[in-house]
RNA sequence: GGGCUGUUAGCUCAAUUGGUAGAGCAGGCGACUCUUAAUCGUCAGGUUACAGGUUCAAGUCCUGUACAGCCCA
Repeated sequence: GGGCUGUUAGCUCAAUUGGUAGAGCAGGCGACUCUUAAUCGUCAGGUUACAGGUUCAAGUCCUGUACAGCCCA
């Protein structure tokens, strides 16, 4: 220098052919318990890396940028 893949909650990851952004863990509150842990219930938490484009509608499609990984030279 060229090519490919990835980027979504604090962490690990889902999200079907473009149609309501979710789960587990962690966190808050409560139940249970003499207390803690465990268990159970409940609540909160998102600029879907960034900037544009297409579309009635974009996490998803297209373009560029940034970062990370892999391959080739």